[in-house]
This is a predicted complex of two RNAs, RNase P RNA and transfer RNA, with 496 nucleotides together. It holds a member of the Rfam family "Bacterial RNase P class A". It is annotated as a ribozyme. Its mean pLDDT, the model's own confidence on a scale to 100, is 77.
RNA sequence: GCGCUGGACCGGAUGGUCGCUGUCUCGCCGUGAACGCCGGGUUUCCCGGGCCGCGCGGCGACGAGAGAGGAAAGUCCGAACUCCAGAGAGCAGUGUGCCGGAUAACGUCCGGGACGGCGACUUCAAGGUCGCUGGACGGAAAGUGCCACAGAGAACAUACCGCCACGGCUUCUGCCGGGGUAAGGGUGAAAAGGUGCGGUAAGAGCGCACCGCUCGCGCAGUAAUGCGCGAGGCAUGGCAAACCCCACACGGAGCAAGACCAAAUAGGGAAGGAAUGAGAUGGCAACAUCUCAUGCGUGCCGGCUCGGUGCGCCAAACUUCCGGGUAGGUCGCUUGAGCCCUCCAGCAAUGGACGGCCUAGAGGAAUGACCGUCAGCGGCGGCAACGCCGUACAGAAUUCGGCUUAUAGGUCCAGCGCCAAC
RNA sequence: CGGGGCGUAGCGCAGCCUGGUAGCGCACCUGCCUUGGGCGCAGGGGGUCCGCGGUUCAAAUCCGCGCGCCCCGA
Numbered sequence: 001g002c003g004c005u006g007g008a009c010c011g012g013a014u015g016g017u018c019g020c021u022g023u024c025u026c027g028c029c030g031u032g033a034a035c036g037c038c039g040g041g042u043u044u045c046c047c048g049g050g051c052c053g054c055g056c057g058g059c060g061a062c063g064a065g066a067g068a069g070g071a072a073a074g075u076c077c078g079a080a081c082u083c084c085a086g087a088g089a090g091c092a093g094u095g096u097g098c099c100g101g102a103u104a105a106c107g108u109c110c111g112g113g114a115c116g117g118c119g120a121c122u123u124c125a126a127g128g129u130c131g132c133u134g135g136a137c138g139g140a141a142a143g144u145g146c147c148a149c150a151g152a153g154a155a156c157a158u159a160c161c162g163c164c165a166c167g168g169c170u171u172c173u174g175c176c177g178g179g180g181u182a183a184g185g186g187u188g189a190a191a192a193g194g195u196g197c198g199g200u201a202a203g204a205g206c207g208c209a210c211c212g213c214u215c216g217c218g219c220a221g222u223a224a225u226g227c228g229c230g231a232g233g234c235a236u237g238g239c240a241a242a243c244c245c246c247a248c249a250c251g252g253a254g255c256a257a258g259a260c261c262a263a264a265u266a267g268g269g270a271a272g273g274a275a276u277g278a279g280a281u282g283g284c285a286a287c288a289u290c291u292c293a294u295g296c297g298u299g300c301c302g303g304c305u306c307g308g309u310g311c312g313c314c315a316a317a318c319u320u321c322c323g324g325g326u327a328g329g330u331c332g333c334u335u336g337a338g339c340c341c342u343c344c345a346g347c348a349a350u351g352g353a354c355g356g357c358c359u360a361g362a363g364g365a366a367u368g369a370c371c372g373u374c375a376g377c378g379g380c381g382g383c384a385a386c387g388c389c390g391u392a393c394a395g396a397a398u399u400c401g402g403c404u405u406a407u408a409g410g411u412c413c414a415g416c417g418c419c420a421a422c
Numbered sequence: 423c424g425g426g427g428c429g430u431a432g433c434g435c436a437g438c439c440u441g442g443u444a445g446c447g448c449a450c451c452u453g454c455c456u457u458g459g460g461c462g463c464a465g466g467g468g469g470u471c472c473g474c475g476g477u478u479c480a481a482a483u484c485c486g487c488g489c490g491c492c493c494c495g496a
Stems, first nucleotide, its partner, number of pairs: 001418010012374007020067002023064002025061008036051001037049005069393001073404002076402005081254004093250005098112005113137001115134008138245002143243002145239003160185002162181003166177004193211006212234001213232008258331004268322005275294008295313008338357003342353004376391006423495007432448004442479001450466005472488005
């Protein structure tokens, strides 16, 4: 210097014109119970006015200042917040799963352990050591189930080929028979410890050494686990992202949560709202029913000074008030497990302290459009100078912590490899 | 904001739960039948099982993530 891998960060800069959405300031208009002010009165107060301040609403300003992200995305986890439900516990269901720590919490993060893969070294080999790296990593010795095809045999094992001795036959080389054998071949993803030596008719943990494994004890470590010693010839194949077992966690819904104010219309409730007199019947009476007359309310008809008629007067029309709730509005709403710098504790995740900062808050939903200048990268044209074109993924919607996915280009750090120079 | 389902041959679907051979109908191709076509008969071809990764000896099937489509609730 180049390349690869991993991690952290940035993700155009600047100027002009015209717009959009909140906030603040100023001005104008409207409105407001009481108080202040002004005028009057019967002066602890009352009445009237609407001048100033203040609050609310609307409009305006060449006014001030602010205005998308690292993922705002997917909605995959975890919480805050709010409402509903709820005596306690359990079952069912769902999720998580080595150990320790961090955290408000998590399936996230950090550190460690065991295991797998790759490379190097070492060993006759098995195996061991070191480095890098990967993952949803409890239990298969609780039970059930599955392991296709191939293969003789696939889980209380198995004799196809081969090997071995024995018996029989024999053309003297093989065949047959019932046995032994898991060392060799073959099948398979997987064949019931591995390597070596001994041993044997041939073999075999049959015996021994080493390695692995199981059990017990001791030591180290918070623990997962590791190391050492002893015993055992080896029991316990794989699959739980198959059912399941064990341990732990989980009430439900989601800002369209929820709270407040509250129009018109319809409906609900309360109060007011026209009755009076006579007679008949029933009844001890109170009273009830019916009829008639006058009056009132209302509808219809004729007519415009009024009249007729139906219904009602225990009601309706109508008037006033109350409550629920809809449209609509306001709050929830952005000062928060917040951001930045420095220091301290810790291997780290992270926590603590001092100081500084305020950084969208919309709601048929703003954050834009155009024109310049400059920088980086890519493409095309050109001998070159240079010119033209393009410039990633994508956009808040209650908020926060993570994960996952998309992303042009650039900066820095670490590790590894190659090349060049010293 | 929350929940559910689907993606397999050109088209419509089964297989997935309980892992091992991908199948059915229509369509397509060839032959026969017919004067010719259709119908019919016989035979045949055609599959990144939406994509990527993982678990497993083995994945359309089990698990995770992503993409696309459809439906439902507040």